């Protein structure tokens, strides 16, 4: 630092997705050691159980208990008494319990940060000066008696003590009133000095050494309180606020204030977001990131707030107190049911929730806290240990040699590769761990939990120590077997339907490694919320326009002032972390030193360009006067005149209308068409124009009347007055709504006619709101230039509206303002396209946008008379959606152009009957393929057996066939029996070659396994071969060029051509593979050569039979001819075209061979060949008979026919391919015939098939016939082991449909078509088919409008599997969220009202009272009661709000094959 996906591809937008770091982390596999961190994120759920705050005897009273002397009594225990030490549990007092430690519930707030401030404040222990500590008094708790209760506790009595408590006395530099002087300050003030007045202390203890205690003052710590500025998110939360803002006074507090009260005024906050919801403890700091930034607030630190929930206060220096207290309340517990305990968000645990998070250790050794004078006591803070791979760091599992590359796995083309120097062997080591020994620092005197730890040493031995994940791309790393859209992967794209590098498994590879791999969560790529650093013509985005308040931005000069602004300076910015450089643990982590940093605030000191502010001043921005000017501007009133339409007449007569045809409809009761009169409303033809005006909507006869605005001249006035505008307020087409009118046309809706399968639609006839006015209302359109306003700046050239200037040849030219268009240049754009009227380059201000559906929807708010409109979302879905452009396909788009395409012929098919192929049915079996043209007389050039693949049925198992190996020595061959046949038995008959030998080789049999063998599947694994677009003219390259690029040009245009064929032009130049040639073959001529041909001329014959010749025919070699050459015309002077001459032939001379890049997973695995699968006494192989030949029927392709252009008899002439020895067969004779039989030629230009047939001639007279020839009987005849099933062919007999074929459809453009024989393959035998042949031989073509096919340019496209395409809605089915919804549960909140615990406050205080005051009496005080207003909790009614649930209901996504249509993308068929 960027990848993957949207398309056939492209380029852009745009989401989604990955790779990195990170974690208080969790699950899944695996685990050696150490160091050092860290460890309930959930239920602020409920807690058994033990600890976590006590201490002081040197402040007090007391003395259980142990023990020590002595005495007395006792033998003695052991009891007493005394005198000391020891001092327990408990009280009084005293200081601590307000720190330490937990949490993070709640709070959006002076809680925090951070800066400041108090002349408005408070501070126990400490510390420093200074002064004191004289004298007295009543009590009370303990303990003891008595009593009450289960219990906790609790009453009465008697009694005492203090550093408890109470006066009193002393007192200032002390508080306070009130004055005087003098200093200071910030308004309230405040210091110094000074006069009067008046108030205010204390405590003792002692080991005698000290310790404490009181008042003041300062410090110091350490709180309290106020300000400034930051501190999430929602406007679908817009108005709050009654102590509420201020004042005066008064109360209260340590202290300032509405803090609180009583009284005055009525004011406070708010769009710079109040009030309300929601969420949340803030911050140093962590984690990302280059950084601005985002996320986070564990551990450690500061600081806040809580502390079973809510209140509430006492003590106290400090709390409204975590391990005090009083109440209320829910919960648990314990009761004798009367009443009482309790509070783990301390440390352990324990329950419960959870994916999930530790031991009911040890010590106070440190460090540091409390209390003590001190010893010393407490201290789950703390140090320590202990579980846990939860993280970070270190270590190690072993290191050298070691190739025949062992063995074993895996693959494999069977060659070998690769695991792999890996192992094994040898040699060495011993870190770690395991035994054995020594053995700290932390404490420089004692005191060590840790711990015999860390280190150090030694001793055996390779010995006790590796897994986890990946391997289609992204992303490093691959092969085999398994499964067969299954079973599963998946972070995106995507993989699997029989060859899966995607699944599971192996092997092998890659990565990290005591971890690794999922999840989860957060920064990041993401410039995808953009400050740094995006956009809005068409991608998602300019508010339908405008006026205008607050905002925000604003000309030129010059002055001041310093608010931004920019520089010094001190504060501050805890520590720790981060960074730098040092240094200690063996390294690191980990920790320690020093430094920098902390981007920040806050003072103060300067500076004065900029922006602001304050004063003056200009004129170019604006405006204002004057003078002109256009103009469908607006709003009101009156007017025209063509058209419809309708009503009245008159002519007139049968249709009219309307459509793609038609029908509804209208007319004989006179339409329609015409003439003339009327009436009513409505809309303004030409002029008319990318003209014209207005802010947009939008505005059109003419004429008047009132009215905005705009432009040009002048440069006379003002002098910054300006530009944008959230919100606001007006305008806003149509269509809709209300109320009155008014209604001629048109017309939703509705009706009717048609069309349709349907036609609630296009189309036709009618029609009613409405269209039209006045008044109110909506308030929204693709309200568009799909382009927000404003201002400068930035090449032009052509038109045109409106003005004004100059010039002059008075209709021109130039030059300018202000508008409206075209085209273009720089620059922009993703491109298309913008380009002085910007989408260019800047500036200001506003609106808007952030994947796509769901959705401009729902809810709730505002608006509306309703429709509605306006602000406006979320669950859930998908990976895409979506822009411009590019090849290409298609289009019921367009030009051009070809083709027996079509049209104009001629002849068929479709009907009959037969043949043969296919379906379908049958069957044991009717073997397989082939299916639209491009499957059906197709493989099959020829199914009785065989073929043959099928079916029954009988065999065979190394095999019918290949190669290996052992053995043996033949095999064949012939006869005979058995059998359906294969096969089996029996008899006969028996080897060969090579070599000296051994032995090898061949053929055969048997035998054993390697193997054979398969027309078994896969034709969508394939190779080959073919078919078809199509013998269509196309189809690429390579350099260049343009394009960001897919692609373009070229190959497009103009003309030509059968042709991308050729010529001209052109940013293209060239070239390949097609086309044409070249290849065969027919036509014409020359030439070589004549036997088996040929015969003019000569001779001969029945006969080219001979003789002879090779001119001619023909034959088969070689060679020429055709090239628009040539003449004329057309056309560009071309390329060509036309048309003539001359030619045996004329513009490709006729035919054939040859099929371009593809395309259709087209056809063939059964032509051959192959990979994978599959069978192996069978799916092989062998016989036998059956079957591929069935037959209600449907289709294709031919035959023959229906008949006189014919049949039948009769004459009997003319041909060209080609075959021929298991063979063609003259000829002769039999037979009616098929044929048979005998003898001759021919391995062919010699001999034979061979008769050519139509064709002439006669004879039928139009009928089912002297047509047609089915079908059948009958006898025959040939081929063959063998004609039943199933062959041809012959002869007599027999004589069916059929009288030219419906819709519809095929072939032909000349030696063709139609006709007519005749050969040949393959074959024993078997043609009507198929491949040649050759005889006789036509009509027609205007001509491209339509069908169909196909080339070529261009258009539009939501297609690209390309129209057999793609996609819309309902309606069925199934599943998820989501809305409405009678209502129903619940949680927050407001009012209002009622109640009214504890408290503390006022009031009273007749009850009760120790200290003082009085001789007394009583009085000062002080307590209990009571009362009153506050107020928790709770209670009632009412509202908001925010969630569950919910009968039914609405859409809305999702989901391979479900219905009905075809809305839309093409002119998508009605744009």
């Nucleotide at each position: 630092a960027g990848a993957g996906u949207u398309u056939g591809a492209u380029c852009c937008u745009g989401g989604c997705u990955c790779a990195g770091g990170a974690u208080u982390a969790a699950c899944g596999c695996u685990a050696g050691c150490g160091g050092c961190a860290g460890g309930c994120c959930u239920a602020a759920u409920a807690c058994a159980u033990g600890c976590a705050a006590g201490u002081u005897g040197a402040a007090c009273g007391g003395g259980a208990u142990u023990u020590c002397g002595g005495g007395u009594a006792g033998c003695a225990a052991u009891a007493u008494c005394u005198g000391g030490a020891u001092g327990a549990g408990a009280g009084u007092a005293g200081c601590g319990c307000a720190c330490g430690g937990g949490u993070g519930c709640g709070u959006a707030a002076c809680a925090c940060g951070u800066a400041u401030g108090c002349a408005a404040c408070c501070u126990a222990c400490c510390u420093a000066u200074g002064a004191c500590u004289g004298g007295g008094g009543g009590a009370u708790a303990g303990c003891c008696u008595u009593c009450c209760g289960a219990a906790a506790g609790g009453a009465a009595g008697a009694u005492u003590a203090a550093u408890a408590c109470c006066g009193c006395a002393u007192a200032a530099u002390g508080a306070u009133u009130u004055g005087a002087a003098g200093g200071g300050g910030c308004a309230u003030c405040u210091c110094u000095u000074u006069a009067a007045g008046u108030c205010c202390a204390a405590a003792c203890c002692u080991c005698c050494g000290g310790g404490g205690g009181u008042c003041a003052u300062a410090g110091a710590u350490g709180g309290g309180c106020a300000u400034g500025c930051g501190u999430u998110c929602g406007a679908u939360u817009a108005g709050c606020u009654a102590g509420u803002u201020g004042g005066u006074g008064a109360g209260g507090u340590a202290a300032c204030g509405g803090c609180u009260c009583a009284c005055c005024a009525a004011g406070g906050c708010u769009a710079c977001g109040a009030u309300c919801g929601a969420u949340a403890g803030c911050u140093g700091u962590u984690c990302u990131g280059a950084g601005a930034g985002g996320a986070a607030g564990a551990u450690c630190a500061g600081c806040c707030a809580c502390a079973c929930u809510g209140g509430g206060a006492c003590u106290g220096a400090g709390a409204c107190a975590c391990g005090g207290c009083c109440c209320a309340g829910a919960c648990u517990c314990c009761u004798a049911c009367g009443g009482g305990a309790g509070g783990c968000a301390g440390c352990a645990g324990u329950u419960g929730g959870g994916a999930a998070u530790c031991u009911u250790g040890g010590a106070c050794a440190a460090u540091g806290g409390g209390g003590g004078a001190a010893a010393c006591c407490c201290u789950g803070a703390u140090c320590c240990a202990g579980c846990c791979a939860u993280g970070c760091c270190g270590c190690g599992u072993g290191a050298g040699u070691g190739a025949u590359g062992a063995a074993g796995g895996c693959c494999u083309u069977c060659g070998g590769g690769u695991u792999g120097u890996a192992a094994a062997a040898c040699u060495c080591u011993u870190u770690c761990g395991a035994c054995g020994g020594g053995g700290a620092c932390g404490a420089u005197a004692a005191u060590g939990a840790c711990g015999g730890u860390a280190c150090c040493c030694g001793u055996a031995g390779a010995a006790g120590a590796a897994g986890c994940u990946c391997c289609g791309g992204c992303u490093a790393a691959c092969u085999u077997c398994g499964u067969g859209c299954c079973a599963g992967c998946a972070g995106c794209c995507g993989c699997g339907g029989u060859a899966a590098u995607a699944c599971g498994a192996a092997g092998g590879g890659g990565g990290c490694u005591a971890g690794c791999g999922u999840u989860g969560u957060u920064c990041g790529g993401a410039a995808u919320u953009a400050c740094u650093g995006g956009g809005c013509g068409u991608a998602a985005a300019g508010c339908g326009c405008g006026c205008g308040c607050a905002g925000g931005c604003g000309g030129u000069c010059u002055u001041c002032c310093a608010a931004g602004u920019c520089a010094g300076u001190g504060g501050u910015g805890a520590a720790a972390g981060c960074c730098u450089g040092g240094a200690g643990c063996u390294c690191a982590a980990c920790u320690c030193c020093a430094g920098a940093a902390c981007u920040g605030c806050c003072a103060u000191u300067g500076a004065a360009a900029c922006u602001g502010u304050u004063a003056g001043a200009c004129u170019u921005g604006a405006g204002u006067a004057c003078g002109a000017g256009a103009g469908a501007g607006g709003u009101g009133a009156g007017u025209g005149g063509a058209a419809u339409u309708c009503c009245c007449a008159g002519u007139g007569u049968a249709g009219a209308g309307g459509u793609g045809a038609a029908a509804u409809u209208c007319g004989u009761a006179g339409a329609u068409a015409u003439u003339g009169g009327g009436a009513a409303g409505a809309a303004c033809a030409c002029c008319g124009g990318u003209g014209g005006c207005g802010a947009a909507g939008g505005c059109g006869g003419c004429u008047c009347a009132c009215u905005g605005g705009c432009u040009c001249g002048u440069a006379a006035c003002u002098g910054a007055c300006g530009c944008u505008c959230a919100g606001g307020c007006g305008c806003g087409a149509c269509a809709g709504c209300g109320u009155g009118g008014g209604g001629a046309u048109c017309a939703a809706a509705c009706a009717g006619g048609a069309u349709u399968a349907g036609a609630u639609a296009c189309c036709c006839u009618g029609g009613u709101a409405g269209u039209c006015c006045a008044c109110g209302c909506c308030g929204u359109a693709a309200a568009c230039g799909a382009u927000g306003a404003a201002u400068g700046c930035u090449a032009g050239c052509c038109g045109u509206u409106g003005g004004g200037u100059a010039g002059c040849u008075u209709g021109c030219u130039a030059c300018u303002c202000a508008g409206u268009g075209g085209c273009g240049c720089a620059g922009c754009u993703a491109a298309c396209g913008c380009a002085u009227u910007a989408a260019g380059c800047a500036u200001u201000c506003c609106g808007c946008c952030u994947g796509g559906g769901g959705a401009g929807u729902a809810c709730g708010g505002c608006c509306g008379c309703a429709a509605g409109g306006u602000u406006g979302a979320a669950a859930c879905u998908c990976a895409a959606a979506g822009g411009a452009a590019u090849u290409g396909a298609c289009g019921g788009g367009g030009g051009c152009c070809c083709g027996c395409a079509c049209a104009a012929g001629c002849g068929g098919u479709g009907g009959a009957g037969c043949a043969u192929g296919u379906g379908g049915u049958u069957u044991a079996a009717u073997u397989c393929g082939a299916c639209g043209c491009a499957a059906c007389g197709c493989g099959c050039a020829g199914a009785a057996c065989c073929u043959u693949a099928c079916c029954a049925g009988g065999g065979u198992u190394u095999g019918a066939c290949a190669u290996c190996c052992u053995a043996c020595g033949a095999c064949c061959g012939c006869u005979c029996c058995u059998u359906a046949a294969u096969a089996g038995g029996a008899g006969u008959u028996u080897u060969c070659c090579c070599g000296c030998a051994a032995g090898g080789g061949a053929c055969g049999u048997a035998g054993a396994g390697a193997c054979a063998g398969g027309u078994g599947c896969u034709g969508c694994a394939u190779g080959g071969c073919u078919g078809u677009c199509g013998u269509c003219a196309g189809c690429u390259c390579g350099u260049g060029u343009c394009g960001u690029g897919a692609g373009a040009u070229g190959u497009u245009g103009g003309g030509u051509u059968a042709a991308g064929u050729c010529c001209c032009g052109c940013a293209a130049c060239g070239a390949g593979c097609g086309c044409a040639a070249c290849c065969c073959u027919c036509g014409c001529c020359u030439u070589u050569a004549g036997u088996u041909g040929c015969c003019a001329u000569c001779a001969u014959u029945c006969a080219g039979u001979u003789g002879g010749g090779c001119a001619c025919u023909c034959u088969a070699g070689a060679g020429g001819g055709a090239c628009c050459g040539c003449c004329g015309g057309c056309g560009a002077c071309a390329a060509g075209c036309c048309g003539g001459a001359g030619g045996a032939a004329g513009g490709u001379g006729g035919g054939g061979a040859u099929g371009a890049c593809g395309u259709c997973a087209a056809g063939u695995c059964c032509u051959c060949a192959u990979g994978g699968c599959c069978c192996u006494u069978a799916c092989a192989c062998c016989c036998u008979g059956g079957g591929c030949u069935a037959c209600a029927c449907a289709c294709g392709u031919g035959c023959u026919a229906c008949a006189a252009u014919g049949g039948c008899g009769g004459u009997g002439a003319c041909a060209g391919u080609g075959g021929g020895c298991a063979g063609c067969u003259a000829c002769u004779c039999a037979g009616c015939g098929a044929u048979g039989a005998g003898c001759g030629g021919c391995u062919a230009a010699u001999c034979c098939c061979a008769a050519a047939a139509a064709a002439c001639c006669g004879c039928c007279c139009c009928a089912g016939u002297u047509c047609a020839g089915a079908u059948u009987g009958c006898a025959c005849u040939c081929u063959g082991c063998a004609a039943c099933u199933c062959g041809a062919g012959u002869g007599c007999a027999u004589g069916a449909a059929g009288g030219u074929g419906g819709a519809a459809u095929c072939g032909c453009u000349a030696g063709u078509a139609a006709u007519c024989g005749c050969a040949g393959a393959a074959c024993a035998g078997c043609a009507g088919g198929c491949u040649g042949c050759g005889g006789u031989g036509a009509a027609u073509a205007c001509g491209u409008u339509c069908c169909c096919g196909g080339g070529c340019c261009u258009u539009g496209u939501a297609c690209a599997c390309a129209c057999c395409g793609c996609c819309c809605g309902u309606c069925a089915c199934g599943g998820c969220a989501u809305g409405g919804g009678a209502g129903u549960u619940g949680g927050u909140u407001c009012u209002a009202c009622c109640c009214g615990a504890a408290g503390g406050c006022a009031g009273u205080g007749c009850g009760c009272u120790a200290a003082c005051c009085g001789c007394a009496a009583g009085g000062g005080g002080g307590c209990a009661g009571c009362u009153g207003a506050c107020c928790a909790c709770g209670g009632u009614a009412g509202g908001a709000u925010c969630a569950g649930c919910g009968a039914c209901u609405g859409g809305g996504c999702c989901g391979a094959c479900g219905u009905c249509g075809u809305a839309a993308c093409a002119a998508g068929g009605u744009a």

This is a predicted structure of a 1471-nucleotide RNA (small-subunit ribosomal RNA) from a metagenome. Its Rfam family is "Bacterial small subunit ribosomal RNA". Its family is annotated with ribosome and structural constituent of ribosome in the Gene Ontology. The sequence is in RNAcentral, with records from SILVA.